[in-house]
Molecule: transfer RNA
Organism: Nanobdellota archaeon
RNA sequence: GCUCCUGUGGCUUAGAGGUAUAGCGCCACAUUGGUAAUGUGGAGGUCCCGAGUUCAACUCUCGGCAGGGGCU
Numbered sequence: 001g002c003u004c005c006u007g008u009g010g011c012u013u014a015g016a017g018g019u020a021u022a023g024c025g026c027c028a029c030a031u032u033g034g035u036a037a038u039g040u041g042g043a044g045g046u047c048c049c050g051a052g053u054u055c056a057a058c059u060c061u062c063g064g065c066a067g068g069g070g071c072u
Base pairs, nucleotide, nucleotide: 001071002070003069004068005067006066007065010024011023012022018055026042027041028040029039030038048064049063050062051061052060
């Protein structure tokens, strides 16, 4: 220099056009003599940034940024 993949709550992730899902973690309550475990409920995400297409974009297109793989 060329090329491919990835970017979604604190962490790991699902979702591939119709206003985002789960697990772990966190908070509250129940349970216990008390912890842990378990159960129930809750908070927490401008979906890396910008532009375009569309009635509608996490999702498609283009550019950028960051991380990773391959080639030279």